[in-house]
C1' cells in the first nucleotide's frame, strides 16, 4: 500500500429503519447475631467522531480514526 472484521452502559455482548437492552459489576432496601448466598429493586449510554439519504438512523451511503486479520 490493498482487502475484509470490529467499535453500543465500568467489563462481556445483544439490537439489522419507528421509545436503546440482558448478563456481570455497582448502589439501595430485605432475610442473616454478622459476613456470604439469595430475592427486590435503584442508577448508569445523545450507539467511535464528522457529513449525506429518510417523516425518521445504533441500522443505510460516504468520509475520517481506532483496534484486529489477511495479502503485498
Nucleotide at each position: 500500500g490493498c482487502u475484509g472484521c470490529u467499535g453500543u452502559a465500568g467489563c462481556u455482548c445483544a439490537g439489522u429503519g419507528g421509545u436503546a437492552g440482558a448478563g456481570c459489576a455497582a448502589c439501595g432496601c430485605a432475610u442473616u447475631c454478622g459476613u456470604a448466598a439469595u430475592g427486590c429493586g435503584u442508577g448508569g449510554g445523545c450507539c467511535g467522531g464528522g457529513g449525506g439519504u429518510u417523516c425518521a438512523a445504533a441500522u443505510c451511503c460516504c468520509u475520517c480514526c481506532a483496534g484486529c486479520a489477511g495479502c503485498a
Molecule: transfer RNA
Organism: Alphaproteobacteria bacterium